[in-house]
Bacterial large signal recognition particle RNA from an Actinomycetota bacterium, 268 nucleotides, folded computationally. The gene name in the source record is ffs. NCBI's taxonomy places the organism under Bacteria, Bacillati, Actinomycetota.

RNA sequence: UCGCGCUAGGCGGGGAGCUAGCGGUUCCCUGAACCCGCAACCCGCUAUAGCGGGGCCGACAUACCGUCCGAGGGGCGGGACUUUUCGGGGCCUGGGCCCACGCACGCGGUGUGGACGGUCAGGUCCCGCGCACUGGGAGCGUCCGAACCGCGUCAGGUCCGGGAGGAAGCAGCGCUCAGGACUCCCUCUCAGGUGCCGCGGAUCGGCCUGGCCCGAGCUGGCGACGCGGGUUCCUCCCGGGGAGGACGCUUCGACGGCGGAGGCGCGG
Repeated sequence: UCGCGCUAGGCGGGGAGCUAGCGGUUCCCUGAACCCGCAACCCGCUAUAGCGGGGCCGACAUACCGUCCGAGGGGCGGGACUUUUCGGGGCCUGGGCCCACGCACGCGGUGUGGACGGUCAGGUCCCGCGCACUGGGAGCGUCCGAACCGCGUCAGGUCCGGGAGGAAGCAGCGCUCAGGACUCCCUCUCAGGUGCCGCGGAUCGGCCUGGCCCGAGCUGGCGACGCGGGUUCCUCCCGGGGAGGACGCUUCGACGGCGGAGGCGCGG
């Protein structure tokens, strides 16, 4: 150095997560990546490798060691940024909402079928009176109405008297008292959440109605503008928490580049 047979080894690796720790199942990255079965409140280990079964290659390099590059992932960081949330303050700035005022710019409404303004009268409010109405009371009117203690008349009976005659008097009848009922036409009186009623007074500011004068605005419902107030709202001011992307430091690191080392036996 070559051939044959073996063996070691290889037939992917890495990050996150899980775990006392490790490998695998899971997710992700890389990537040319044997087959079957199994695994998340899981499977197998205490080791360098998933566990069980099968297949292929085999000292070849896709294996091993070192180094470079570096996909991708993890950790930490302070200030700025974006976003979200909590507590406090105060309406200081701005906005939203609500309320009040001003103005009369726009819309609307109203106005030559005459606005605003002016003037006159009446009403609305108050006082007094009248009339009417309603209600109460009284009177007037009608009726009823007293066992005896009301009146009249008093049968019968009673009493007085010689008699003529006289007296008291129950029931009945008639009439009435107190009282009651009805009537409400009339009279008087009292009262009124009574009145399309009348008279007088007071008031004369507003509002309403009408007449007359004048001749073009008036109004403020909505918006705009201005000003003020309120407000579990947002913004604002103070303080705290969470998340995100980029940045810095650090850590692990696939694929890939370069370099290195190279088993046992027999034979040429």
The model forms 92% of the base pairs in the Rfam consensus. The coordinates come from a structure-prediction model, not an experiment, and the mean pLDDT is 77. Rfam family: Bacterial large signal recognition particle RNA. It is annotated as a non-coding RNA gene. The RNAcentral record of the sequence draws on ENA.